The RNA shown here (transfer RNA) has 71 nucleotides and comes from Roseibacillus sp. Its mean pLDDT, the model's own confidence on a scale to 100, is 84. Rfam family: tRNA. Taxonomically the source falls in Roseibacillus (Bacteria, Pseudomonadati, Verrucomicrobiota, Verrucomicrobiales).

[in-house]
RNA sequence: GCGGGUGUAGUUCAGUGGUAGAAUGCGAGCUUCCCAAGCUUGAGGCGAGGGUUCGAUUCCCUUCACCCGCA
Numbered sequence: 001g002c003g004g005g006u007g008u009a010g011u012u013c014a015g016u017g018g019u020a021g022a023a024u025g026c027g028a029g030c031u032u033c034c035c036a037a038g039c040u041u042g043a044g045g046c047g048a049g050g051g052u053u054c055g056a057u058u059c060c061c062u063u064c065a066c067c068c069g070c071a
Stems, first nucleotide, its partner, number of pairs: 001070007010024004018054001026042005047063005
């Protein structure tokens, strides 16, 4: 330099155009003599910019970070 892949919550991962989810972690409450476990509840996220569309996490373009291959 060329090609491909990945990027979604603090962390690990789902989600193929129509309200963004789970587990775990975190806050609060209940329970307990205390801790742990358990139950209830809450906060928190689509790498960035643009385009297509009535509507984009999803499709297209560019770009950034990381990984793999080729040279």
The sequence was found in a public genome assembly.